This is a predicted structure of a 73-nucleotide RNA (transfer RNA) from Bdellovibrio sp. ZAP7.

[in-house]
RNA sequence: CGCGGGGUGGAGAAGUUGGCAUCUCGUCGGGCUCAUAACCCGAAGACCGUAGGUUCAAGUCCUACCCCCGCUA
Numbered sequence: 001c002g003c004g005g006g007g008u009g010g011a012g013a014a015g016u017u018g019g020c021a022u023c024u025c026g027u028c029g030g031g032c033u034c035a036u037a038a039c040c041c042g043a044a045g046a047c048c049g050u051a052g053g054u055u056c057a058a059g060u061c062c063u064a065c066c067c068c069c070g071c072u073a
Stems, first nucleotide, its partner, number of pairs: 002071006010025004019056001027043005049065005
């Protein structure tokens, strides 16, 4: 240099055919308990790697760039 996969709340992952961004853990508040854990209820937290484009509408499609992993030379 070339090819492939990936980047989505604090962490890990899903998001199919473009149409309200979801799940688990964690965090916070409450319940239960003598108390803690477990369990139950509720809440906050990401506008999706960056910048453009297409579209009524983009996490999803297109272009360029950045970062991580792998393959090839």
It matches the Rfam family "tRNA". The family's RNA type in Rfam is transfer RNA.